[in-house]
RNA sequence: AAAUAUGAAAACGGGGGCUUGAUGAAGUCAGGCUGAGAUUGCGACCGUAUGUCGCUGACCGUCGAUCUGAUCUGGGUAAUGCCAGCGUAGAAAUUUUGUGGUGUAUGAUU
Numbered sequence: 001a002a003a004u005a006u007g008a009a010a011a012c013g014g015g016g017g018c019u020u021g022a023u024g025a026a027g028u029c030a031g032g033c034u035g036a037g038a039u040u041g042c043g044a045c046c047g048u049a050u051g052u053c054g055c056u057g058a059c060c061g062u063c064g065a066u067c068u069g070a071u072c073u074g075g076g077u078a079a080u081g082c083c084a085g086c087g088u089a090g091a092a093a094u095u096u097u098g099u100g101g102u103g104u105a106u107g108a109u110u
Base pairs, nucleotide, nucleotide: 001104005099006098007097008096009095010094011062012061013060014059017033018032019031020030021029022028027046041055042054043053044052045051066091067090068089072085073084074083075082
């Protein structure tokens, strides 16, 4: 000094699905399923559409969060990527500074 392990900080990346009832247009309210998380708040747009976008909050991840294949395959469910397969698949966002540890390498001394 390296691999491996690990703390912190900053930066960056990511998703928000399925469904019941009420209400009856209110971009509403109250629940259920899976999950770490199923949009907290603000703003803009759209103009009646069970919305879109941006910032932000929470959460997860930076060698695996997530995306693609996929309107995929099998099983199951009230339903859904719900579970499994696909999958040793392809893509995927990092730096800094510490801790700890080994005694492999190199050098010095004896």
The RNA shown here (TPP riboswitch aptamer (THI element)) has 110 nucleotides. It matches the Rfam family "TPP riboswitch aptamer (THI element)". Rfam links the family to the GO term thiamine pyrophosphate binding. The coordinates come from a structure-prediction model, not an experiment, and the mean pLDDT is 76.